[in-house]
RNA sequence: GGGGGCGUGGCGGAACCGGUAGACGCAUUGGACUUAAAAUCCAAUGGGCGUAAGCCCGUGCAGGUUCAAAUCCUGCCGCCCCCA
Numbered sequence: 001g002g003g004g005g006c007g008u009g010g011c012g013g014a015a016c017c018g019g020u021a022g023a024c025g026c027a028u029u030g031g032a033c034u035u036a037a038a039a040u041c042c043a044a045u046g047g048g049c050g051u052a053a054g055c056c057c058g059u060g061c062a063g064g065u066u067c068a069a070a071u072c073c074u075g076c077c078g079c080c081c082c083c084a
């Protein structure tokens, strides 16, 4: 240099053939139980604002297509594999 694959919360890892994210697990926080702790059980848990209801933003970055994009298209960045 050429070809291919991948990039999603704090971590691992999902999301049919585009249908409005983060299932599930770990971790964390709060509560129950305990003399206390561990274990176990219940609840919450992407970010920002808000007392709350709710609103806005978010799938590597920047654009595009579409009513609708993690998913399709273009360029770029990073990592991995193959070829030279």
Base pairs, nucleotide, nucleotide: 001083002082003081004080005079006078007077010026011025012024019067028044029043030042031041032040046057047056048055049054060076061075062074063073064072